[in-house]
Description: A computed fold for a 63-nucleotide RNA from a Gammaproteobacteria bacterium, annotated as Fluoride riboswitch aptamer (crcB RNA motif). The sequence was found by an Rfam model in a public genome assembly. Its mean pLDDT, the model's own confidence on a scale to 100, is 80.
RNA sequence: CUACUGCCGGGAGAUGGCUUCCUCCUAAGAACUGCCGCGACGGCUAAUGACGCCUACCUCGCC
Numbered sequence: 001c002u003a004c005u006g007c008c009g010g011g012a013g014a015u016g017g018c019u020u021c022c023u024c025c026u027a028a029g030a031a032c033u034g035c036c037g038c039g040a041c042g043g044c045u046a047a048u049g050a051c052g053c054c055u056a057c058c059u060c061g062c063c
Stems, first nucleotide, its partner, number of pairs: 009026005016054003020050002034044003
């Protein structure tokens, strides 16, 4: 100096917040940036990476 690996830190996982867990990226720019459709000034699902809770939104029922 280069490559790889581990740990710590930091960051990311299609719309908000929090706990926990999981995965990924990390020294030069990376992890990430949903789906359908030949196409679109076209259409669709979803607040999670996962569980739970809160908030917002949607549907149905009851008071």